The prediction has a mean pLDDT of 82.
A computed fold for a 485-nucleotide part of an RNA from Ceratopteris richardii, annotated as small-subunit ribosomal RNA, 5' domain.
Taxonomically the source falls in Ceratopteris (Eukaryota, Streptophyta, Euphyllophyta, Polypodiales).
It matches the Rfam family "Bacterial small subunit ribosomal RNA".
The full RNA is in RNAcentral, with records from SILVA.

[in-house]
Context: one part of a larger RNA
RNA sequence: AGAUGAAUGCUGGCGACAUGCCUAACACAUGCAAGUCGGACAGGAAGCAUCCUCGUGGUGUUUCCAAUGGAAAAUGGGUGAGUAACACAUAAGAACCUGCCCUUGGGAGGGGGACAAUAGUUGGAAACGGCUACUAAUACCCCAUAAGCUACAGAGCAAAAAGAAGGGAUCCGCCCAAGGAGGGACUUGCGUCUGAUUAGCUAAUUGGUAAGGUAAUGCCUUACCAAGGGGAUGAUCACUAACUGGUCUGAAAGGAUGAUCAACCACAUUGGGACUGAGACACGGCCAACACUCCUAUGGGAGGCAGUAGUGGGGAAUCUUUUGCAAUGGGCACAAGCUUGACGGAGCAAUGUCGCAUGGAGGCAGAAGGCCCAUGGGUCAUAAACUCCAUUUUGGAAGAAGAAGAACUGAUGUUAUCUAAGGAAUAAGCAUCGGUUAACUCUAUGCAAGCAAUCGCAGUAAGAUUGGGGAUGCAAGCAUUAUCC
Numbered sequence: 001a002g003a004u005g006a007a008u009g010c011u012g013g014c015g016a017c018a019u020g021c022c023u024a025a026c027a028c029a030u031g032c033a034a035g036u037c038g039g040a041c042a043g044g045a046a047g048c049a050u051c052c053u054c055g056u057g058g059u060g061u062u063u064c065c066a067a068u069g070g071a072a073a074a075u076g077g078g079u080g081a082g083u084a085a086c087a088c089a090u091a092a093g094a095a096c097c098u099g100c101c102c103u104u105g106g107g108a109g110g111g112g113g114a115c116a117a118u119a120g121u122u123g124g125a126a127a128c129g130g131c132u133a134c135u136a137a138u139a140c141c142c143c144a145u146a147a148g149c150u151a152c153a154g155a156g157c158a159a160a161a162a163g164a165a166g167g168g169a170u171c172c173g174c175c176c177a178a179g180g181a182g183g184g185a186c187u188u189g190c191g192u193c194u195g196a197u198u199a200g201c202u203a204a205u206u207g208g209u210a211a212g213g214u215a216a217u218g219c220c221u222u223a224c225c226a227a228g229g230g231g232a233u234g235a236u237c238a239c240u241a242a243c244u245g246g247u248c249u250g251a252a253a254g255g256a257u258g259a260u261c262a263a264c265c266a267c268a269u270u271g272g273g274a275c276u277g278a279g280a281c282a283c284g285g286c287c288a289a290c291a292c293u294c295c296u297a298u299g300g301g302a303g304g305c306a307g308u309a310g311u312g313g314g315g316a317a318u319c320u321u322u323u324g325c326a327a328u329g330g331g332c333a334c335a336a337g338c339u340u341g342a343c344g345g346a347g348c349a350a351u352g353u354c355g356c357a358u359g360g361a362g363g364c365a366g367a368a369g370g371c372c373c374a375u376g377g378g379u380c381a382u383a384a385a386c387u388c389c390a391u392u393u394u395g396g397a398a399g400a401a402g403a404a405g406a407a408c409u410g411a412u413g414u415u416a417u418c419u420a421a422g423g424a425a426u427a428a429g430c431a432u433c434g435g436u437u438a439a440c441u442c443u444a445u446g447c448a449a450g451c452a453a454u455c456g457c458a459g460u461a462a463g464a465u466u467g468g469g470g471a472u473g474c475a476a477g478c479a480u481u482a483u484c485c
Base pairs, nucleotide, nucleotide: 002484003483004482006481007480008479009478010477013356014355015354016353017352018351019349020348021314026312027311028310030309031308032307036070037069040068043065044064045063046062047061048060049059050058051057052055078267079266080265087192088191090189091188092187093186096184097183098182101180102179103178104177105176106175107174109143110142111141112140118133119132120131121130122129123128148157149156150155163172165170194238195237201229202228205227206226207225208224209223210222211221212220244262245261246257247256248255249254270289272287273286292303293302294301295300320346322345323344324343328342329340330339331338332337359389360388361387362386369380370379371378372377397419429474430473431472432471433470434455435454436453440469441468442467444465450457451456
């Protein structure tokens, strides 16, 4: 000199764009953050129309609905505790899986029994149940069929929804097989902090055979056999740490760092387990255990903000319990649409970067006043006053977009932009002035009070302390502190 997710002191006009718990992965009140489909399905409620035998009726139709069923909930969003490891980065590989999407080839024949809902009854304070009866399906089961699989042969095994909508054309689905795209799992070479005041480590440990298991390779697991395997090119142990693209600095080499944004990994109160599923060993799912908190009729139950706001606590320190699904993206749906604290916006903070303003031109009797003085004057100083001009910004009124796609649809938003009138009105500080280092004098003090990054200054004429005047630097900021180069 540069830099920062900064903090502190003094000061503070506006706008745009960014950024905002670095500490306790501490504990959390409250609201919201994952809903959707009636064109899968029996049924229920409410309304309208119509018909009759006028009823607790039939038919048609509209809206809404818990349940069964489907796909989604494994994405999106958060955090960095753990991890020194195929976790990450890069470059390769072979023994794999894949819902939705795309392409291609085939298929959809015949039958069956239930369970929710519902009704009745019943237990419990609640959470939540028990029993009996009844019922539908794109829910479940059986048979047939088979181009696939079991290395070949033989022999065997494995499927479905005759579904829904529409007047129809048609369209949305279902099953099997092959390929693709995108996604995921696995293996390997090389690279990735410190310590030897850590030198020995390993028993499923290293290899083989056989079997099991997995989507798949493999001691992944089991039985048997062998005794191997890794290590001063630093094993093992300990400390520290998510990694990368990047960021800061530097001419570069390098050093430091890993906020925001992007990619990958790990985690979801703590540790463990599996279920469902194409995909999880699952943040807002389940099971049992520990700790903590809450409810209770004491018998028993409920919970998990490292989602978004917000609270307490910790801390030098970090925001609103805001608005909208209009846009982009996601989920469901044939669609209309519904939903989305993702996201788009607004709010708060000079936290940062950038832009603009705090007036412009003229104005010497160089006014008054301050300070200095050799008492002549010098300086603040064209600075002010005064005259003329313009109106960015601020405040008032009117008008009022684009962003938007063929049409409709705007949270932002009485916003941006434009504009009549009016008046300099509404806007400058902070640090420094001995050298390094740009900027000088007076007063007070008297090794005292004090200053200081460093050298140092102050003991009666201090350019270094204090105050005044003046000056210099930067400027809506300035200075200090902390950290990095």